[in-house]
Context: one part of a larger RNA
């Protein structure tokens, strides 16, 4: 030195465990913010570094409920306190809430500096100090008010609103490249990623100028199918419908115009006559008037075309009262009572009360003993019991009957949500149906067309539809658009205004549940003071780190030692001894044997 055996050290694999994760399902909620958010800084405890809580009233204050005998967070200890006059804990409502931050009095290198005015404290007076107000933009209202006469700009005040944050989902405006085509340019990736704006609990869309085809359907959205079809395509790579059928869910409405009325809005005409003053007759008035335009109210909303106006026909009318220059007759408008209808998701629009249900604390909740082994009974044996409860977890080993729970049932002073009803609000109460006339209206720089783009699955093609830019530029129902160039016939629809629930998408957050999901190099980066320590000027990057024991019973006392550490003693079932469950291998020793 090697090999073997034995026995140690080191190390932290493995096994077992789980407080943490991951995924999915159901439900709730879908926002917070100038009444100052999200997120922070600094404080705050008797002792207090970190986390948590809280805010100079600072691990808390008030009140109303629930629960309970203990309590003063994680987290020990000492000191000191609170508590059946109900502490502590849990929940509802409220108070306080430094400074920064949209940050908003001005400034600023965030958490700091410096102000003005008003009202207080304080001073002889300053100083100092407490409270409130003072940013910008927009809407509305009022006052004031230039050049410049009216006016306008501007100024001032009041009032209401906005701003900023937030995971995904949504709409819109912009919009790549790597890549694929085995290269690459059209094409693809892809209208994806990304940027911006805006919004909602969903958003968008939406009540046919539709889809079809000799038959019809009847707003939109979503799913299955149609179908990898029809097609598009350096006819390459690839891209890729729609109608129809089957389902989910269903809901329809309001305006513009014609016409009527009002107008102490504007412009023009009109100066004694006409027109006009609801109609007829009589009297009277007469810048009241007329035209255009604006505003307000009524009417009206459709494709078997609809509506207006004029004129017929049929049916039909609750009562009282006031007005339309005056009187009579008619006609017509308003108010009140009565009657009727509807309604807050669109079609007008708020709020209040009662009740139901539900959420935010909770409550009741069955049934076992002995024996043996053991440190310990949840195990063994014997004999019982409950079960609308044998889900699950804990307890010194494996517990239906020990504890928490579970099945089942119950519960709210206060606040939120939901639904029903009532109050309440709105409308109708004289129109409705039908015919005729042809007089008027039926959304204009619009439709169409040309050129150029985009979008439709579609790359310019025979290329329609839809949208946009530039130019041109109609018609009003005997009209106009569409049915894939275009024309005819036929068919369908009615553009150029608007609103609209549900079915659909998503999950940051909350509650409950589940797992042929993980089990500490896994599962989140993070089971632990984790987006921490640490690195970086910064954007940003980003760890490691779980386990004594049933219970600290955490080793009094003695000995060696400066200590660390060790030997006894003691605890424990066991030292499992805190560098603590198990404790593999690499690696390093010690002893013995054999070989060299």
């Nucleotide at each position: 030195g090697g090999c073997a055996u034995a026995u140690g050290g080191u190390g932290g694999a493995u096994g077992c465990c789980u407080u943490g994760g991951c995924a999915c399902g159901a439900g709730u909620a879908g926002g917070c913010g100038a009444u100052g958010a999200a997120g922070g800084a600094c404080g705050u405890g008797g002792u207090a570094a970190g986390c948590u809580g809280c805010g100079a009233u600072a691990a808390g204050c008030u009140u109303c409920g629930u629960c309970u005998a203990g309590g003063c967070g994680c987290a020990a200890a000492c000191a000191g306190c609170c508590u059946g006059u109900a502490a502590g804990a849990c929940g509802g409502a409220g108070a306080u809430c430094u400074c920064c931050g949209a940050a908003u009095g001005g400034g600023g290198c965030a958490a700091c500096c410096c102000a003005u005015c008003c009202c207080g404290g304080g001073u002889c007076a300053u100083a100092c100090u407490g409270g409130g107000a003072u940013a910008u933009c927009g809407g509305c209202c009022g006052c004031u008010g230039a050049a410049u006469a009216c006016a306008u700009a501007g100024g001032c005040g009041g009032u209401c609103g906005a701003a900023g944050c937030g995971a995904a989902c949504g709409a819109a405006g912009g919009g790549a490249a790597c890549u694929g085509a085995a290269a690459c340019a059209u094409c693809u990736u892809a209208g994806u990623a990304c940027c911006u704006u805006c919004a909602g609990g969903a958003a968008u869309a939406g009540a046919a100028a539709g889809u079809a085809a000799u038959a019809a359907c009847g707003a939109u959205u979503c799913c299955c199918u149609g179908a990898g079809u029809a097609g598009c395509g350096g006819u390459g790579a690839g891209c890729g419908a729609a109608a129809g059928g089957g389902g989910a869910a269903c809901a329809g409405c309001c305006c513009a115009a014609a016409c009527c009325g009002a107008u102490u809005g504007g412009c023009g005409c009109g100066c004694u006559a006409a027109a006009g003053c609801c109609u007829g007759c009589a009297u009277g008035c007469g810048u009241u008037g007329c035209g255009c335009u604006g505003u307000c109210g009524g009417u009206g909303u459709u494709g078997u075309g609809g509506g207006a106006a004029u004129u017929g026909a049929a049916u039909g009318u609750g009562g009282c009262u006031c007005g339309a220059a005056u009187g009579c007759a008619g006609u017509u408008g308003g108010g009140c009572c009565g009657g009727g209808a509807a309604g807050u998701u669109a079609c007008a629009a708020a709020c209040u009360g009662u009740c139901u249900g539900u959420c935010u604390a909770g409550c009741u909740g069955a049934a076992u003993a002995a024996u043996c082994u053991g440190g310990a009974a949840c195990g063994u044996u014997u004999a019982g019991c409950g079960a609308u409860a044998c889900a699950g977890g804990g307890u010194g080993a494996c517990a239906g009957c020990c504890c928490c729970g579970u099945a089942a049932g119950c519960g709210a002073a206060a606040g939120g949500c939901u639904g029903a009803c009532a109050g309440c609000u709105u409308c109708c109460u004289a129109g409705u149906u039908u015919g005729a006339u042809c007089u008027c209206c039926c959304a204009a720089g619009u439709a169409u067309c040309a050129c150029c783009g985009g979008u439709u699955a579609a790359g310019u093609g025979g290329a329609g539809u839809c949208c946009g830019g530039u130019g041109u530029g109609a018609a009003u129902c005997c009209g106009c658009c569409u049915g894939g160039a275009c024309c005819a016939u036929c068919a369908g629809g009615u553009a150029a205004g608007g609103c609209u629930a549900a079915a659909u998408a998503c999950u940051a957050a909350c509650u409950c549940g589940u797992g042929a999901c993980c089990g500490a190099u896994a599962g989140u980066g993070a089971a632990c003071u984790a987006g921490u320590a640490c690195c970086g000027u910064g954007a940003g990057g980003g760890a490691a780190a779980g386990g004594u024991g049933a219970a600290a019973a955490g080793a009094a006392c003695c000995c060696c030692g400066g200590g660390a550490g060790g030997g006894g003693a003691g605890u424990u079932a066991a030292a499992a001894g805190a560098a603590c469950c198990u404790g593999a291998a690499a690696c390093c020793g010690u002893a013995u044997g054999c070989c060299u």
A computed fold for a 596-nucleotide part of an RNA from candidate division Zixibacteria bacterium HGW-Zixibacteria-1, annotated as large-subunit ribosomal RNA, domain I. The RNAcentral record of the full RNA draws on ENA and SILVA. The prediction has a mean pLDDT of 83.